Description
Predicted 3D model of a 1427-nucleotide RNA (small-subunit ribosomal RNA) from an uncultured bacterium. The RNAcentral record of the sequence draws on ENA and SILVA.
């Protein structure tokens, strides 16, 4: 695109076609083939009768055509082209002869009999165009002869003689319509042949009437079709035989063709009529609506017996996803009878029913913007969109309605006139119309009577809300749906097509994905292991001759229909008429370039020879050394061996290790190599013998003798099988140490087949160049082997091998590139998606083990190549980090704080969960907070805004009650001249309120990789691309920092650098800060005049940059306790955090999308609770003690906070603290150091260590310390003596140790966090390892990226399938038995013919048997696939 289609949904009309694809299942009813009285006799009926009409039987003619089906059938059934000298034809059409006599029957009528019926029997009679006999006859048929002429092999045709056989009807209306025999035609059929015609080779042999004479039978007719007798023959790899499946053509559909696919309807031709069989009548049948038998099934039945075939057209009944009316007429065509009239035709003509298909028509047309209303969506006072679409206005009238007209299809024929010899022709007037009062035509009124289906993720044209929430569901692939789904449903919109539309199913296309046209095999499926070769395919040059291919002209044939292409009818179109024109077959005539075919004839392919030469070619026999193991003796003593490290094993019965001597097997070090030989396997001491083969030079011989090679036959590593030897080594199995979680492995000692031989078998390898063979042609450079030329010889040429780079070319790329994967030819082999499977099953070899051919169901959506980018590696190179390592303190072991988990509870609120969660959000839970609970309340609300009204605000007291909250009093009357304003209460209304979900809807804001060096871009280039190069490399840095190179050249985002503290120094200002010099003053003090010098304060600058020197180096740069500096090579420290990742972490800061809850999940209060405690774990404190504890007594910071604050100072207290009281909104006043150090004391102990716990008295805070606070005094004084495994921090002003401030806070659970100082150290060989991470390379079956992918078994469910002990089922084909009807033969018997009986043969069915085959189905079991 197509369809005889279904199926949903929807439908206004015509036209012109189509309509059981399934049960060739089974049918009820009713028509489908009868005609003729001009072939007969008789009978009936009308008639007075003549005569007319009917029509049961007899008789012709016809039922073999029409019309249905596709069951069988792979065949001369079909198409196509011939053939018949090998036939037949009724009706028609020409010609031609004839047509004379005679007989006897019997249907039917009557009579009678049997039967339920179907039907049948007997007597009598009776015709015929029925039936028989005789005669005639001929171009007819047998026989036997003679000439001629022709072909194609038997032969055929013609002319002629002689003998034989065979014919016939009649009727009439007197026009004719018929009979016989014969030749011919027309059509129509019978036989054969060429060629063409499906799939399986896991069907490879097949065949006895077979193949073929000869003689016969049969028949219309030729044959083994048949039969006898003889031969031993046919057929088959160019696919017989065997199994499957099919009606076959024109043709339809599809495609650019070439093909593939199909064979409704129309036409041709077969084939069949319930299933098988069998004649008979006929011109024709082995007969769809005859006939006879058998079988099934159906149906009557009086039980004896009969009757039946819709696969004609209607209709039923089953089947099924499906497929009409039990309709009208014979008016047309067309057939049968008939002289005609006509009769009959479910052929046909038409109606009717069904969008099944084509095709046409309509369902209005113009105007019309307030861009109406409604509807939908939105960024919502508005916009978009539906949408010129409504509404209005004009306007038209196809379709349908109604009314009225109203074809064509019809020609005749038959008759009657007249022409005509006949055949027929001419006029002339009437007659016939199922369809249908339709087609068409007119007239009227009215937009009136008419629109849907599918899609809207991409391929695909069309986009947005609700809903749903991996559900329901969608889906052709690829894939949507897990809470925002343009993908599921609906809704609006848009979008295709349109009386349709959409699925579903086949076909062909795309699809060059069976490739002839037109493909491929190094790696992607795919070159046979090798060779020889047989059949086939293909082949070198000249010449000739043919003319089978080829071309080219004629000729015939390709049926019509169809199809093109021109014209023409229906209003157009679909449809239909004409008219032309085709591919292919046969045939025949010419042309000869090329291919073939015959002849000749050449040398360059091929072979042969001479000559020289070459090797691990191959086979056999010899021979040698080292090594191994083994005896034997000798010396000699404790081991030896073996591994990572041991062990088993050997040894004091003398090992191992040395020495001499012996024996015995296997393998042949060095040479040696990208070497050489072989057809591949494959071949290695060394010598001989035999043998095969390769090159090169010669151009002497043959003369195309050659290539490939299906089938075959030969060779064919190892490992294996047989027999039979041999036996040193090594070493499957197997023992035993080991090792391991476990080790049937690796390791180690031992050790049998085997390993070697000769015979025989097996035939498979990653049998690889993963590359099939032979020719030939196409740039080059450089090794190497063999041989040969050369005049230049360390070189050159040449042939033939054998490596490595390369041009052109090729190829998906790697990559190949004269040894092709490159350009060609010609053969052979092999592939078609992955899995099932090189399985099954069948055959075929094997002694066996196996080999070799070799699928299927089922199952996936891929599997597979080549390269790119990451990642990843128990892969390499390099390189950096408290990464290890050196080295200090910890933590893990106690108690205690504190946080988790976990339990527990009414609650024990919720977040964070490896690094990157756990002294985290919390930088403060007694009430509050507080999100939780448990109980009391409230519902426009507890908070904010607007607000009518009303009050000054307010401030106090009382009752009720846990308290919220209710009530019930008193006080008070604000500013302003007013307007009115600030507070307060507040009705209605509007705007709630959620710390409820969802961090996987978000933003913002943070962890970590990682202060790691990376992470991209522009533009060139390279690549077919992905992508690469830039960025790699060669140096160098903390650094992708820089240098230098370089198909790059630049640039960005990180790096560093600007910013900030800090360390030097200068300037500038000096108060509250400082105080050197002057003065003045105090016990003491910068207390004070008063400096600005210093210190410090804080602003501004300077300073440092590998600038300098020396080595080293192109350079960057490095290295030097260099120099000079306050500081040196990033000076120390902060802040900053590249693309990115982890769907990290937060909806419980806050915001915000969706969802939910609204007398609660809101919102007020009391009271618990977040603080529970058998347990675990992180994080920290104080210890455990003499570098220390106590006790006195002394000295030094910085940074920060202080008014509801820090407090000096004095008194009281032992004290926490408490009365008093000064300063200070602060460089002014106030908080305030400890470790140090200097003395005394403890002396090694659970202690004068440690403080935990718990008692009892206090103090503060604060509505309130009970659950649940700190603090003080005192008593009390547990655990704890430095802590397994394992584990963290840190490289310098670091670790370590010591106080101190802060913030938050009424208070304080603070041992925590954030700051600050003070005291202050030890190592660092180095980069082998752990662990993180950078580059660069290399694998990779992985990309959610190795916390990957993934491979067996077992478990468990589904499925298809293989074997099976057998059962069951079919088709065939044999054998044995038995055998209907018919028909053929033979006897019998009959007057003759028929019937009839008997036998024989042939045969459909029946029955019995053995056995292949095919299918289904079997306990059990074998493997595969999905999950």
């Nucleotide at each position: 695109g197509a369809u005889g289609a279904a199926c949903g949904c929807u439908a206004g009309c015509g036209g012109c076609a189509g309509g059981c694809c399934u049960a060739a299942u089974a049918c009820a009813u009713g028509c489908a083939a009868g005609u003729c009285g001009a072939a007969c006799g008789g009978a009936g009926u009308a008639g007075c009768a003549a005569u007319a009409c009917u029509u049961a039987g007899u008789g012709g003619c016809g039922g073999a055509c029409g019309g249905g089906u596709g069951c069988g059938g792979a065949a001369c059934a079909c198409g196509u082209a011939u053939a018949c000298a090998a036939c037949c034809u009724g009706c028609c059409c020409a010609u031609u002869a004839c047509a004379c006599g005679g007989g006897g029957a019997u249907a039917g009528c009557c009579u009678u009999g049997c039967g339920a019926a179907a039907g049948u029997g007997a007597g009598a009679u009776u015709a015929a165009u029925a039936c028989c006999c005789g005669a005639u006859g001929g171009u007819a048929c047998u026989g036997c002869g003679a000439g001629g002429a022709g072909g194609c092999a038997u032969c055929u045709u013609u002319u002629u003689g002689c003998a034989g056989u065979u014919a016939a009807a009649g009727c009439u209306g007197a026009g004719g319509c018929g009979g016989u025999a014969a030749u011919g035609g027309a059509g129509g059929g019978g036989u054969a042949u060429g060629c063409g015609u499906c799939c399986c080779a896991u069907u490879a042999g097949c065949u006895a009437g077979u193949u073929g004479g000869u003689a016969g039978u049969g028949u219309a007719a030729g044959g083994g079709a048949c039969u006898a007798c003889c031969a031993a023959g046919g057929c088959g790899a160019c696919g017989a035989u065997g199994g499957g499946u099919a009606g076959g053509g024109g043709u339809u559909c599809u495609g650019a063709g070439a093909g593939g696919a199909u064979g409704a309807u129309c036409c041709c031709c077969c084939a069949c009529a319930c299933u098988g069989g069998u004649a008979c009548u006929g011109a024709g049948a082995u007969a769809c609506g005859g006939a006879c038998c058998a079988g099934a099934c159906u149906c009557c039945u009086a039980c004896g017996g009969g009757a039946g075939g819709c696969a004609g057209c209607a209709g039923u009944a089953g089947g099924g996803a499906a497929u009409a009316u039990u309709g009208g007429g014979c008016a047309a065509u067309g057939g049968a009878c008939g002289g005609a009239a006509g009769u009959c035709u479910g052929a046909c003509c038409c109606a009717g029913c069904c969008a099944c298909g084509c095709c046409g028509c309509g369902u209005g047309c113009a105007g019309g913007a307030a861009g109406a209303a409604g509807g939908u969506c939105c960024u919502c006072u508005g916009g978009a969109u539906u949408g010129u679409a409504a509404a209005c206005u004009g306007c038209u009238u196809u379709u349908g309605u109604a009314c009225g007209g109203g074809a064509g299809g019809a020609a005749a024929a038959a008759g009657c006139u007249c022409u005509u010899g006949c055949g027929a022709g001419a006029g002339u007037a009437a007659u016939u119309g199922a369809c249908a009062g339709u087609a068409c035509c007119g007239u009227a009124a009215g937009a009136a009577u008419a629109a849907g289906c599918a899609u809207c993720g991409g391929c695909u044209a069309a986009c947005u809300c609700c809903g749903u929430g991996c559900c329901a569901g969608c889906a052709g692939c690829c894939g949507c749906g897990g809470u925002a789904a343009u993908a599921c449903g609906g809704a609006g919109g848009a979008u295709g097509c349109g009386a349709g539309c959409g699925u579903u199913g086949u076909c062909c296309g795309g699809a060059u994905u069976u490739a002839c046209u037109g493909g491929g095999u190094u790696u992607a499926a795919a070159g046979g292991g090798u060779g020889c070769g047989u059949a086939g395919g293909c082949g070198g040059g000249u010449g000739u001759a043919u003319a089978a291919g080829u071309c080219a002209g004629a000729g015939u044939u390709g049926a019509a229909a169809g199809g093109c292409a021109g014209u023409c009818g229906c209003u157009c179109a679909a449809c239909g008429a004409u008219u032309g024109u085709a591919a292919g077959g046969c045939u025949u005539u010419g042309a000869u370039a090329c291919u073939g075919u015959g002849c000749a004839u050449c040398u360059u392919g091929a072979g042969u020879g001479u000559a020289u030469u070459g090797g691990a070619g191959g086979c056999a026999g010899a021979u040698g050394g080292a090594a191994u193991g083994g005896g034997u003796g000798g010396a000699g003593u404790a081991g030896c061996g073996g591994u990572g490290a041991a062990a088993u094993g050997c040894a004091u019965a003398g090992a191992u290790a040395c020495c001499a001597u012996c024996c015995a097997g296997a393998a042949c070090a060095c040479c040696g190599a990208u070497u050489g030989c072989g057809a591949a396997g494959g071949c290695a001491u060394u010598c001989u013998g035999c043998u095969a083969c390769g090159a090169u030079a010669c151009a002497a011989c043959u003369g195309a003798c050659g290539c490939u090679g299906a089938g075959g036959c030969a060779c064919g590593a190892g490992a294996g099988c047989g027999u039979g030897g041999g036996g040193a080594u090594c070493a499957a199995a197997c023992a035993g140490g080991a090792u391991u979680a476990g080790a049937u492995a690796c390791c180690c000692u031992g050790g049998u087949a085997g390993u070697c031989c000769a015979c025989g078998c097996u035939g498979u390898a990653a049998a690889c160049g993963a590359u099939g063979g032979u020719u030939a042609c196409u740039c080059g450079a450089u090794g190497u082997u063999u041989g040969u030329c050369u005049g230049u010889a360390u070189a050159g040429a040449u042939a033939a091998g054998u490596g490595u780079c390369u041009a052109a070319g090729c190829g998906a790329a790697a990559g190949c590139g004269u040894u092709a994967a490159g350009u060609a030819a010609c053969c052979c082999a092999c592939c078609u998606g992955g899995g099932g499977a090189g399985u099954a099953c069948g055959a075929c070899c094997g002694c066996a083990a196996g080999g070799u051919u070799g699928a299927a169901a089922c199952u996936c959506a891929a599997a597979g190549g080549a390269a790119u980018u990451g990642a990843c590696g128990g892969g390499g190179g390099u390189c950096c980090g408290c990464a290890c390592a050196a080295g200090c303190g910890g933590u893990g072991g106690a108690g205690c704080a504190u946080g988790u988990g976990g339990u527990u509870u009414a609650a024990u609120u919720c977040g964070a969960u490896g690094a990157u969660a756990c002294g985290c959000g919390a930088g403060g839970a007694a009430c509050c907070u507080u999100a939780c609970c448990u109980g009391g309340u409230c519902u426009a609300g507890a908070a904010u805004g607007u607000g009518a009204g009303g009050g000054a605000a307010u401030u106090g007291a009382g009752c009720a009650g846990a308290g919220a909250u209710g009530u019930u009093c008193a006080a008070g009357u604000u500013c302003g001249c007013a307007a009115g304003a600030a507070c307060c209460c507040g009705a209605a209304a509007c705007a709630a309120g959620g710390u409820g979900c969802u961090g996987c809807a978000u933003g913002g804001c943070u962890g970590u990789c990682g202060u790691c060096a990376g992470c991209u871009c522009g533009u060139g280039c390279c690549g077919u691309g992905a992508g690469g190069u830039g960025u790699u490399g060669g140096g160098u840095u903390a650094a992708g920092u820089c240098c230098c190179g370089c198909a790059a050249c630049g640039a960005g985002c990180g790096c560093a650098a600007c910013c900030c503290c800090u360390a030097u120094c200068a300037g500038u200002a000096g108060u509250u800060g400082c105080c050197a010099a002057c003065a003045g003053g105090u016990c003491a003090a910068g207390c004070u005049g008063g400096g600005g010098a210093c210190u410090c304060u804080a602003c501004u600058g300077a300073g440092a940059c590998u600038g300098c020197c020396u080595a080293c180096g192109c350079a960057a740069g490095u290295a030097g306790a260099g120099a000079g500096g306050a500081a040196g090579g990033u000076g120390g420290g902060g802040a900053c955090g590249a693309c990115g990742u982890c769907a990290a972490g937060u909806c419980a800061u806050c915001a915000c999308g969706g969802c939910c809850c609204u007398u609660a999940c809101g919102a007020c209060c009391a009271g618990g609770g977040c603080g529970a405690c058998a347990c675990a774990c992180g994080u920290g404190c104080u210890a455990c003690a003499a570098u220390g504890g106590g006790c006195g007594g002394u000295a030094c910071a910085g940074a920060g906070g202080g008014u509801a604050g820090c407090u000096a100072c004095u008194c009281a207290g032992u004290g926490a603290u408490g009365a008093g009281g000064u300063g200070c909104c602060a460089a002014u006043c106030u908080c305030g150091a400890a470790a140090g150090c200097c003395g005394u004391u403890c002396u090694c102990a659970g202690u004068u260590c440690g403080g935990a716990u718990u008692g009892c008295a206090g103090g503060c805070u604060g509505c309130a310390a009970c659950u649940c606070g700190c603090c003080u005094g005192u008593a009390u004084g547990a655990a704890g003596c430095u802590g397994g495994a394992a584990u963290c921090g840190c490289u310098a002003g670091u670790a370590a140790u010591c106080g101190c401030a802060g913030a938050u806070c009424a208070g304080c659970c603070a041992u925590g966090c954030u700051g600050c100082g003070g005291u202050g150290a030890a190592u660092a060989c180095g980069u082998u390892c752990c662990c993180g991470g950078a580059c660069c390379u290399u694998g990779u079956a992985c990309a959610c990226a190795c916390c990957g992918c993934c491979c067996g078994u077992c478990a468990a469910g589904c499925c298809a399938u293989g074997g099976a002990a057998g059962u069951u089922g079919g088709g065939u084909g044999g054998a044995c038995u038995u055998g209907a009807a018919g028909c053929u033969g033979g006897c019998a018997g009959g007057u003759u013919c028929a019937a009839u009986g008997c036998c024989a043969g042939u045969u459909a069915g029946a029955g019995u048997u053995a056995a292949a085959c095919c299918a289904a189905u079997g306990a059990c079991u074998g493997g595969g696939g999905c999950u």